Description: A computed fold for a 65-nucleotide RNA from Thermococcus sp., annotated as Fluoride riboswitch aptamer (crcB RNA motif).

[in-house]
Order: sequence, then structure tokens, then C1' cells
RNA sequence: UGAAGUAAGGGCGAUGGCGUCCGCCCUAACUGCCCCUGAGGGGGGCUAAUGACGCCUGUUCUCAA
Repeated sequence: UGAAGUAAGGGCGAUGGCGUCCGCCCUAACUGCCCCUGAGGGGGGCUAAUGACGCCUGUUCUCAA
């Protein structure tokens, strides 16, 4: 000086926030699916505020007051 590992710490998990758990990453983790197109590019469509659970907020539909 470089690499790897460990500890601590931090970050990430297709639209917001909090708590818990799980997984992943150490400049990476992450950045949904379907159709058209030879590929890329481009175009069209669909589900979902969760990685999972609970709650809050926002949005949509139905019913009641």
C1' cells in the first nucleotide's frame, strides 16, 4: 500500500411515514410485470403505498350516517 475477514456503524429491498422481524450491500445492495420490435431504441397496457407483519397518511371503489 492492496486484498479478504471480523466487530461496530451506515445504507438498500418498483410511490410516503413509524415500529418489529427477515434478507442483501460496504460504492455496492436497489431500480415490477406483460405486449409490439431481429437486438437496442421506441411505443402501448397492468398490479402495488409492505421484502413480510402492524399502524398512520394519501389515492380508488361500495355501503351507511

The source organism's lineage runs through Archaea, Methanobacteriati, Thermococci, Thermococcaceae and Thermococcus. Rfam family: Fluoride riboswitch aptamer (crcB RNA motif). The family has 289 seed sequences and 2,293 matches in Rfam 15.1. The coordinates come from a structure-prediction model, not an experiment, and the mean pLDDT is 77. It was read from a public genome assembly, where an Rfam model found it.